[in-house]
SAM riboswitch aptamer (S box leader) from Ornatilinea apprima, 125 nucleotides, folded computationally.
RNA sequence: CUUCUAUCCAGAGAGGUGGAGGGAACGGCCCUUUGAAACCUCGGCAACCUGGGACGUGUGGUCUUACAGCCAAUGUUACGCUCUAAGGUGCCAAUUCCGGCAGGAUAAAAUCUGGGAGAUAGGAG
Repeated sequence: CUUCUAUCCAGAGAGGUGGAGGGAACGGCCCUUUGAAACCUCGGCAACCUGGGACGUGUGGUCUUACAGCCAAUGUUACGCUCUAAGGUGCCAAUUCCGGCAGGAUAAAAUCUGGGAGAUAGGAG
């Protein structure tokens, strides 16, 4: 960099250095000298990966007309659930800040659904 899958209306900031930008791009609208970006320190959020647990489904066996029931995996895996926060990432203004494209609804709008783009994680190349 490409591709696949999942998630994106929740959550979480202080100090130091720095000195004008930042919110991906575009259009809006915001934030910012009451100090932007970036970097450092400490703190926090979350739970994608990692780690723990056999709780449910599933699977196998047994029994039964069948269901139910019972048993099992020296089983964390096929999907979930749950615990933790030690490790790998990520994140800590505003829904991904809002919008664009298509459709629904409406007198029109607010609005709703999907898509596109983007971000993050994990897998593959």
Annotation: The model forms 97% of the base pairs in the Rfam consensus.